Predicted 3D model of a 75-nucleotide RNA (transfer RNA) from a Candidatus Aenigmatarchaeota archaeon.

[in-house]
RNA sequence: GCGCUGGUAGUCUAGCCUGGUCUAGGAUACGACCCUGCCACGGUCGCGACGCGGGUUCAAAUCCCGCCCAGCGCA
Numbered sequence: 001g002c003g004c005u006g007g008u009a010g011u012c013u014a015g016c017c018u019g020g021u022c023u024a025g026g027a028u029a030c031g032a033c034c035c036u037g038c039c040a041c042g043g044u045c046g047c048g049a050c051g052c053g054g055g056u057u058c059a060a061a062u063c064c065c066g067c068c069c070a071g072c073g074c075a
Base pairs, nucleotide, nucleotide: 001074002073003072004071005070006069007068010028011027012026013025020058030046031045032044033043034042051067052066053065054064055063
């Protein structure tokens, strides 16, 4: 330099191919409350995310282009 894969809450992950139905789902962590003599467990609620920029579209996490980061391969 070229190619491939990936980047989504504090952490892990689904969704991306096939754009819309949802406030971007789940687990865990964290906070409040309930439960308990206390803790743990359990229950309810809350909290919080699409790497960056641009384009297409009525509408983009999803499609297109560029860039950044990580991993793998080729040279």

Rfam family: tRNA. By type it is a transfer RNA. The same sequence occurs in records of 2 taxa. Lineage of the source: Archaea > Nanobdellati > Candidatus Aenigmatarchaeota.